[in-house]
RNA sequence: GAGUUUGAUCCUGGCUCAGGAUGAACGCUGGCGGUAUGCCUUACACAUGCAAGUCGUACGAGAGUUUCUAACUCAAGUGGCGGACGGGUGAGUAACACGUAAGAAUUUGCCUUUAGGAGGGGGACAACAGCUGGAAACGGCUGCUAAUACCCCAUAUGCUUUCGAGUGAAACGGAUUUAUCCGCCUAGAGAGAAGCUUGCGCCUGAUUAGCUUGUUGGUGGGGUAAAAGCCUACCAAGGCGACGAUCAGUAUCUGGUUUGAGAGGAUGAUCAGACACACUGGAACUGAGACACGGUCCAGACUCCUACGGGAGGCAGCAGUGGGGAAUUUUCCGCAAUGGGCGAAAGCCUGACGGAGCAAUACCGCGUGAGGGAUGACGGCCUAUGGGUUGUAAACCUCUUUUUUCAGGGAGGAAUCAAUGACGUUACCUGAAGAAUAAGCAUCGGCUAACUCCGUGCCAGCAGCCGCGGUAAGACGGAGGAUGCAAGUGUUAUCCGGAAUUAUUGGGCGUAAGGCGUGCGCAGGUGGUUGGAUUAGUCAAAUGUGAAAGCCCACGGCUUAACCGUGGAGGGUCAUUUGAAACUGUCCGACUAGAGUACGGUAGAGGUUAGUGGAAUUCAAUGUGUAGCGGUAAAAUGCGUAGAUAUAUUGAGGAACACCAGUGGCGAAGGCGGCUAACUGGACCGGAACUGACACUGAGGCACGAAAGCGUGGGUAGCAAACAGGAUUAGAUACCCUGGUAGUCCACGCCGUAAACGAUGAGAACUAAGUGUUGGGGUUAAACCCAGUGCUGAAGUUAACGCAUUAAGUUCUCCGCCUGGGGACUACGGCCGCAAGGCUAAAACUCAAAAGAAUUGACGGGUCUCCGCACAAGCGGUGGAGCAUGUUGUUUAAUUCGAAGAUACGCGAAGAACCUCACCAGGUCUUGACAUAUUCCUGACGUCUGUAGAAAUACAGAUUCCCUUCGGGGCAGGUAUACAGGUGGUGCAUGGUUGUCGUCAGCUCGUGUCGUGAGAUGUUGGGUUAAGUCCCGUAAGGAGCGCAACCCCUAUUGAUAGUUGCUAACAUUAAGUUGAGGACUCUAUCGAGACUGCCAGUGAUAAACUGGAGGAAGGUGGGGAUGACGUCAAAUCAUCAUGCCCCUUAUGAUCUGGGCUACAAACGUGCUACAAUGGCCGGUACAAAGAGUUGCCAAGUCGUGAGACGGAGCUAACCUUUUAAAGCCGGUCUCAGUUCGGAUUGAAGUCUGCAACUCGACUUCAUGAAGCUGGAAUCGCUAGUAAUCGUGGGUCAGAACACCACGGUGAAUACGUUCUCGGAGAUUGUACACACCGCCCGUCAUACCACGAGAGUUCGUAACACCCGAAGUACGUGGCCUAACUGCCUUAUGGCAGGGGGAGCGUCCUAAGGUGGGACGGAUGAUUGGGGUAAAGUCGUAACAAGGUAUCCCUACGGGAACGUGGGGCUGGAUCACCUCCUUU
Repeated sequence: GAGUUUGAUCCUGGCUCAGGAUGAACGCUGGCGGUAUGCCUUACACAUGCAAGUCGUACGAGAGUUUCUAACUCAAGUGGCGGACGGGUGAGUAACACGUAAGAAUUUGCCUUUAGGAGGGGGACAACAGCUGGAAACGGCUGCUAAUACCCCAUAUGCUUUCGAGUGAAACGGAUUUAUCCGCCUAGAGAGAAGCUUGCGCCUGAUUAGCUUGUUGGUGGGGUAAAAGCCUACCAAGGCGACGAUCAGUAUCUGGUUUGAGAGGAUGAUCAGACACACUGGAACUGAGACACGGUCCAGACUCCUACGGGAGGCAGCAGUGGGGAAUUUUCCGCAAUGGGCGAAAGCCUGACGGAGCAAUACCGCGUGAGGGAUGACGGCCUAUGGGUUGUAAACCUCUUUUUUCAGGGAGGAAUCAAUGACGUUACCUGAAGAAUAAGCAUCGGCUAACUCCGUGCCAGCAGCCGCGGUAAGACGGAGGAUGCAAGUGUUAUCCGGAAUUAUUGGGCGUAAGGCGUGCGCAGGUGGUUGGAUUAGUCAAAUGUGAAAGCCCACGGCUUAACCGUGGAGGGUCAUUUGAAACUGUCCGACUAGAGUACGGUAGAGGUUAGUGGAAUUCAAUGUGUAGCGGUAAAAUGCGUAGAUAUAUUGAGGAACACCAGUGGCGAAGGCGGCUAACUGGACCGGAACUGACACUGAGGCACGAAAGCGUGGGUAGCAAACAGGAUUAGAUACCCUGGUAGUCCACGCCGUAAACGAUGAGAACUAAGUGUUGGGGUUAAACCCAGUGCUGAAGUUAACGCAUUAAGUUCUCCGCCUGGGGACUACGGCCGCAAGGCUAAAACUCAAAAGAAUUGACGGGUCUCCGCACAAGCGGUGGAGCAUGUUGUUUAAUUCGAAGAUACGCGAAGAACCUCACCAGGUCUUGACAUAUUCCUGACGUCUGUAGAAAUACAGAUUCCCUUCGGGGCAGGUAUACAGGUGGUGCAUGGUUGUCGUCAGCUCGUGUCGUGAGAUGUUGGGUUAAGUCCCGUAAGGAGCGCAACCCCUAUUGAUAGUUGCUAACAUUAAGUUGAGGACUCUAUCGAGACUGCCAGUGAUAAACUGGAGGAAGGUGGGGAUGACGUCAAAUCAUCAUGCCCCUUAUGAUCUGGGCUACAAACGUGCUACAAUGGCCGGUACAAAGAGUUGCCAAGUCGUGAGACGGAGCUAACCUUUUAAAGCCGGUCUCAGUUCGGAUUGAAGUCUGCAACUCGACUUCAUGAAGCUGGAAUCGCUAGUAAUCGUGGGUCAGAACACCACGGUGAAUACGUUCUCGGAGAUUGUACACACCGCCCGUCAUACCACGAGAGUUCGUAACACCCGAAGUACGUGGCCUAACUGCCUUAUGGCAGGGGGAGCGUCCUAAGGUGGGACGGAUGAUUGGGGUAAAGUCGUAACAAGGUAUCCCUACGGGAACGUGGGGCUGGAUCACCUCCUUU
C1' cells in the first nucleotide's frame, strides 16, 4: 500500500496478501564452472581403522648387520618433555557464566634478559634371571643393575623471625671437529598465560511475597599461589527484598547474522573470542598448569570376554554403522604448504590442516545458438466461417564454436644453492570436429502480470483472504494461447517487515475495547519568585579502550562476478582527566502571587442523638343503617343478613412526612425533605493581621459506600418476592384480580456490589459572547465583582453525534485502564466472607468478523396530515335449495397441460360428439404429414371401380401430363445424403405480451450549494387542489417522465349536404306509398360554446374556496382511450419467437376407438326460485345497437310446437333478422309447498352434422324434487348509478345461465373520518436491507471437538529428615613393615637403638543407595459439568418497533426453557401532556 464487516458511507478493529531472509525440507525438472556450506532431531547406542607422541646427544640390558674390533640400526624398560594445546559438542548454567570498564592480595613450565652457583657423599628400583599364581587381565617372592631417577651433608643472593636464630639448591650431566654447544640449581626483571575482586549491562512468570543460620558482621585460629565464612571456635543479630529477593520455567554468552527509513524486533549454523562438558555421579593424584575427551580410583547403568573364580570398554576427534527424523556427505589422498609436540639435529608424529569426492543446499558467472527467411506452410486452437492466432516461430539459406568431445602444450603455489607438489591427465594456452551435447516450473476471478474452448453439474474438486462449483464456470479438470521466473521453479516451515496492531521515536479511554463507586494518605513522581555556593545530572574537549573477521568507503588480485587482499572510516548508556554553569538536583539565605491560620458576616433536606405534631391507611369498640360491597376490558376468587360496604364518635399501633418544591440547596461519593433542641463537619463572601512553598498527584494501605441479602434481639399499620386462589390463554410456572409470608422499620454486627452515569480521574494555567437562576459583596437605584448551578452559541475539536470558561479546545504534572469477537464479569490457584458470594484472573478451542456514528429505504399491535364505496348511511346480493360452470380432491388405461391470497377458480377456452388433441388403448410409417438443396432413377400425380381391413393402408383393374433450341426443363413419384419434426424440459437463460400496486401522484436529472462521505437540498415549510394542481416563502435557479390538456363518444347549437332517412305546409295512398320539400327529426363533415370569463364574500392584495348571475351545460359537465420510475426471479417456452439441453424405426407422423363430460366430498362464480310490488290468460304501447350471400330469410301454406315446405327481397339508413320486455287495460288465482317453483324422470319428436350411445340443443305430453328469504361470515354500488326488463353480437355445422355490447323503467343514502382495509406525505424508533412472511433467544434431542471436576492410579523433578556409607583428602593412631640420616657395637657383610617414612585401623566430610512425610509438574480415570461447532430436529417467542407487560444493571426468590416477580437504580425508552430554560420574530 491492497483485499475483507455495510444496501451504500465514515470510523474503530482484527484477519489476510504483495517484500526480504534461511545450515532448510518436499513436488516436478535438471547443461557447465567458480566460491562457500552440509545431523537444527536421540548430550541415543556404537562394529572397524586411524586421531599424541617423541628423545639412544639422560640410562642400563637386549636384538640385528658385520669374520672380529670399531661403527651403524631397532627400541621393551628406567628417565625427560609433551598427553591441561590442537579437535568435538552445547547437556548443564539466569551465574561475575558472558560483554564492557576498572581493581589488588597472587602464581607461572618452555621463551628473553640480569646476577650467582654447580663442593662432598650414599642407598635403591624396573628392565633382566630364577621360582611361582591366574583362563585372561594382571601379578607375587627371591636375586642382580645404570642414570640428567632418588637421598644426605656443606655452601648462599633468598625466605621466616620473638632479631637469639631458624630454614634452605644443584646433574663437572650429555655431545664434540676441543673452538664450543645443549643441559642443571638459586634469585631478580620481562613477555605471554592463569587465578581472584568490583561497577554497569544481560529472558519470562506475583495465579511464586517473603527468603536466609555459615546465614550478615567481628575476634582468635586454620587454610590457599593469592583477598575472603574459604574452614573452625566464640561473640553480636544481622543480611537480601515491591528499583521484585526467594521459587518456578526457559536458555551457553558475545563479535555478529537477518529484517527495518530509523528506533527497534528476531536470532546466536559456518568463521572468531569466552565458558561449560567428555557414558552418569563422586573424588583426588601427578604436574608450571587438570580435579584431566583418547589418565587414575570408587559407585551406577549399559555393552562385550570368561575356564564363572574374574576381567575389559566409553566416537559430543576423522571417516563410518544402527536408530530417530521432513532432513544433512567418503570407512578418500597427503604431510607438498600453514601450524603444533618431541628432538642438538636429521627426523618422527599430526583425521589440526592442505586437498579431492558426494549434494542445484546457497551465492555468483556462462550456455542451450546468431543473421536472414511469408505461400504468413502443415498441424493445433478459436471463429461472426470472412478469418484470427500459434508466428519469423518452423522448414530453408548463410555464419559462429562460449559449451561439448578429441589431440598437443603447460604453470604459479617451493620458503632455501640444491632437493621436495597430495591437489594434478589441475588452472591456462593451441589445434580439430560439428548447431552440434543442453529448458523447465508455476500461474492466468480480484488483490496480481497473464483468456478462451471443451468436460463436469454444490458432484468431482479449488482456496493465502474475499470466495468459486446447483447445465452456458475467464475460480474445478483437460486443451490452445498468454504472463512471470529460469537451471531452476513452485509449495511448506520459521523470522523481520508491512503492523502507528504495545505507539521512546509513534496510539488511545463521553457513545467503538478502555476513568478504580468515592475520598484520605505512606512510599514514589512532579513542583512558585529571588540571591549565593556546589557540580550529581547536563554539555564540550582530550586520553585510554571498544580483538580479528564482518558491515560501509577507496584501491588492488582471480577473463567478470561471487570470493580474496591492503588501507581507511565507523561502532559504548564505557573509564579517567580537564573545562562550562544557563537549566534540573543538593546546601545556605530572602520573598508572597500557591497553600494555610486568625477576624467579621452569610446560606443550606450536610451528619448524629433526643423529643414532639397533624393528615391518611388499617384494626378495635359503640351508635345509625340495609343488601350488597369489592374488583375488572369483562368477570370470578374474596367480604357480607352471625349485619358488610357506607356514615358518626372514641381508642390502639406502625410507617411515611401532602402543599411549600424550583434543570432550587447541601454533601467526596452513596445520599439528604414535618417541627424543636443539643452536639458537630464542610463551603462561600469581606477586608488583608499572621505563617512563608507548608503544594499537586498518589502504587500498596485505610475509611466510607444505594438496594437486595446474612446473624442476634425487637417491631410489623400499609406495601409485598415466595406461596395460594380466581381470570386470560392452545398452554400461562406471567402480565390483570383477591389474599399473603420473609422483607421493608429500629439497635448492634457483617456484606462491598449497581446503567455506584456526566457511561467524561484529580490538580493548575490560558482561550468570543449572550441569557436565566442560588448565595455573598456593591449601589439611592444600577452597572459591576466573587463562588455555584442551567441553556444557546464563536474559534477550536470530533469518525460523526456532539463538546464548547462546569471543554470532549490549547498545554503541563501524577495516577488508573485498553489492545479483534466468542470461550469468559469463566476454570484452576490465592486472599476476603457465617453464607450468598466478592476481588484477582487464564488457556485449549472457534469465527472473519464483532463493534461505533451517521445515510437511504423498508417496517412498527409509533405519532400527525390527507385520500379512496375503505368504514359509516342506504339499496340489492353471496353464504342455505335445485341446476349450470370452473377448481380441489378422489377415481381412471387416460380422466392432456397451464393458472394458485389480493393479482388462480363462467381463467387460457370468442364455445372438447369426430376434428380440435397435446392424454389413453390398439393398428401403421421411418428423409418422414411439412421446408430447402444435391445425386441417381421413373413418367406420371390423380380420378373411378373392386377386394381385405375398424380405418389408416395394401393389392388388383380401368383411365391419364406440359414445354423444348432435343442437350434438357417444369411438375410429380421413388432412391441416397444433408436434414425435417417435437403442445418434449427450463418463464429461475430470454424477447414479446399481460396482471398488480394504481389513473395512486408520484419518479428523476444536469448545474449550483451543504456534508470527509454515503447523501442532502431542489421535492421540505404556510396555504390550496382531483393532482409534485397552483400561489407564497425558501440555497437554490431550471428541466424531464408522470398530472392536466391535446384524441373519441355523449349533452346545446350554427353552417353545409339531403338518399335508402324525415314530413310542417300542398297534392296523393291501405301505408312518407308517391309527387314535392330541407323547415323538423335524423344522418355526417366543419364550426361555435365553458374560460373561475363576470359579480359578491372569505383569504395574505396570492393561489384558491363559498355563494350568485347568465347559460343546454359551471367549476377536470358525464363516459372512454391513455397506466411514470419501479415492485412481485408475478404469469406465459402450450399464441408466437428464441438460447441451451433432450428424443430421432420415436418424446416425430398417421388412423380407429376412448378420454378431457368420471363422482363419497369441499370451495369459487352464476342462473332460476322460494311468490300477490306475484303467477297465469286475453288485449294493447314505446327502443337502441348490431348482424347478414357457405348468409339473413319475407309473404303464403302445413304442424299444438320445435320446425318444415316455399322462395320474394337484400352485398344492406332500402330487404331480412324484428313480435322488444318490463309497462298499460281487463280477467282469474287468495297464502297453500299452491295455478309458486321448476329439478328429475318417462314417452314422442324437430334440427345440425359421415356420426348425437358414451356426449348436443330444442319441442310436445306426462312427471312435479329441493326450496317458504338463508348461521358465522362476506360482495357490489354515490345517478341515468344500483335494482329490474328485455334486445343484439362474437365464437359457431350444431351446441350459453358465460362473455361483449344495446337501450327501456328507474331509486335510497352519505352525519362524518373514531374504527377496518388499501394508498400518499411528514416525523420518530429499529439489532431489519432476501428489508416483519425480517431478525432472533434459551432448554431439550443427535453427532463431533477441546477443556474443568473426579474415588483414584501411575511417572517424573527439586528439596527436607533419618539410616547406611565406596573411593578419597585432611587429622589421629600406627603394637605391624621399613635401604639412605644419627649414635653405639662389630674385622666386615652386618646387628641394636633413635629419627624419618609406610601398610593397617579410627574420626570428620561425602557420591550412590535405602526409609519417610510433604511440595511441584506430567499422563491416565468409571462418572460428571458447563463451553464450542454442526443439516430445513423439538418446545415456546425472551430481545430488536411502545417488539405487543419499555429495555437494561445489581440483588433475592421462583420457574421445562427462553424468563417472571419483589426492592433500589439508569435512559443507552416510544407517545402525549405539564413545568422550567433557551432560540427566532

Small-subunit ribosomal RNA from an uncultured bacterium, 1481 nucleotides, folded computationally. Model confidence (mean pLDDT): 84 of 100. Its Rfam family is "Bacterial small subunit ribosomal RNA". The RNAcentral record of the sequence draws on ENA.